[in-house]
RNA sequence: CUUUGUUCGGGCAAUGGAGUUUGCCUGCCCGCCUUGCGGGGAACCGCCUUCUGGCUGAUGACUCCUUCCGGAUC
Numbered sequence: 001c002u003u004u005g006u007u008c009g010g011g012c013a014a015u016g017g018a019g020u021u022u023g024c025c026u027g028c029c030c031g032c033c034u035u036g037c038g039g040g041g042a043a044c045c046g047c048c049u050u051c052u053g054g055c056u057g058a059u060g061a062c063u064c065c066u067u068c069c070g071g072a073u074c
Stems, first nucleotide, its partner, number of pairs: 008027006016065006028040005046055003
């Protein structure tokens, strides 16, 4: 210096928050007024279609809270 594995950290999984868990990316680069800030990289950014229209969902999954919509009862 490069590669791989393990543990752990950070980020992501089409609309908010929290816990648990699964998968993926990554633990890097540059600049500056440097114990921080800024610009980048990866994961990620739904589906159908006669191409102009249509459809589902606050979850990747489970649970809870919140927002919105519909129905019933008091």